[in-house]
Molecule: c-di-GMP-I riboswitch aptamer
């Protein structure tokens, strides 16, 4: 220093769901909650990947879209990049 990860110490984290709050929407926030996690710590302008569609715009419709784009917003609890605590085999 790398890898590795135990029915090991110490600690953390908090998914579905509930209640309030925000958002057009995914989502987010704060509380309560625990499936789970060895990076569930940070990054969403290094990528890849997934979710939304207020506004434009094309197409449609004819009184409201079940389409496409093109821009935006999110997601790190998918991948990935980056940093770490602890140490049994």
């Nucleotide at each position: 220093u790398a890898g590795c990860g135990a029915u090991a110490a110490a600690g953390g984290c908090a998914a579905a769901c509930c209640a309030g709050c925000u958002a057009a929407a995914a989502g987010g926030c704060u509380g309560g909650g625990a499936c789970g996690c060895a990076a569930a710590g940070c990054u969403a302008c290094a990528g890849g990947g997934c979710c939304u569609u207020c506004c434009c715009c094309u197409c449609a419709u004819u009184c409201a879209g079940c389409a496409g784009g093109a821009a935006a917003g999110g997601c790190a609890g998918c991948c990935a990049g980056c940093u770490a605590c602890c140490g049994a085999a």